A computed fold for a 76-nucleotide RNA from a Gammaproteobacteria bacterium, annotated as transfer RNA.
RNA sequence: GCCCCGGUAGCUCAGGGGAUAGAGCGUUCGCCUCCUAAGCGGAAGGUCAUAGGUUCAAAUCCUAUCCGGGGCGCCA
Numbered sequence: 001g002c003c004c005c006g007g008u009a010g011c012u013c014a015g016g017g018g019a020u021a022g023a024g025c026g027u028u029c030g031c032c033u034c035c036u037a038a039g040c041g042g043a044a045g046g047u048c049a050u051a052g053g054u055u056c057a058a059a060u061c062c063u064a065u066c067c068g069g070g071g072c073g074c075c076a
Base pairs, nucleotide, nucleotide: 001072002071003070004069005068006067007066010025011024012023013022018056027043028042029041030040031039049065050064051063052062053061
């Protein structure tokens, strides 16, 4: 330098044009309990990497850039 995959909640990840953007774990409040754990119920937590484009409508499609991972090559 080229190619491929990925970037969504604190963490691990779903969602691949029209949902109010979700799950598990974690955090937190309550119930239960003598107390704790477990269990049960609730809540908070998101510029969907960034910018632009397409579209009536974009987390989702396109382009560029950035970051992470992998493959190939170049440099004598």
The coordinates come from a structure-prediction model, not an experiment, and the mean pLDDT is 81. The same sequence occurs in records of 2 taxa.